[in-house]
RNA sequence: GGCGAUGUAGCUCAGUUGGCUAGAGCACCUGGUUCAUACCCAGUAGGUCGGUGGUUCGAAUCCACUCGUCGCCA
Numbered sequence: 001g002g003c004g005a006u007g008u009a010g011c012u013c014a015g016u017u018g019g020c021u022a023g024a025g026c027a028c029c030u031g032g033u034u035c036a037u038a039c040c041c042a043g044u045a046g047g048u049c050g051g052u053g054g055u056u057c058g059a060a061u062c063c064a065c066u067c068g069u070c071g072c073c074a
Stems, first nucleotide, its partner, number of pairs: 001073007010026004019057001029043004050066005
C1' cells in the first nucleotide's frame, strides 16, 4: 500500500429485507432476607449505537469519508 472483519451500558453480546420509546445477562448501587457475610428475592441508575457528513417523513440499520482493533496479501 491492497483486501476483509469488527466497533451498541463498566464487561460479554443481541437487535440489520429502515418504523412504537434501543434491549438481555453479569457487574455496580438501593431495599428485603441474615446476628453478620454470601446465596436468594425485588427495584433503580447507567447509552447522543466509534466520529463527521449525506439519503429519507423516519437511520444502530442504507451511502460516502474518517478513526481504533484484528486478520490475510504485498
This is a predicted structure of a 74-nucleotide RNA (transfer RNA) from a Bacillota bacterium.
NCBI's taxonomy places the organism under Bacteria, Bacillati, Bacillota.
Its mean pLDDT, the model's own confidence on a scale to 100, is 80.
Its Rfam family is "tRNA". By type it is a transfer RNA.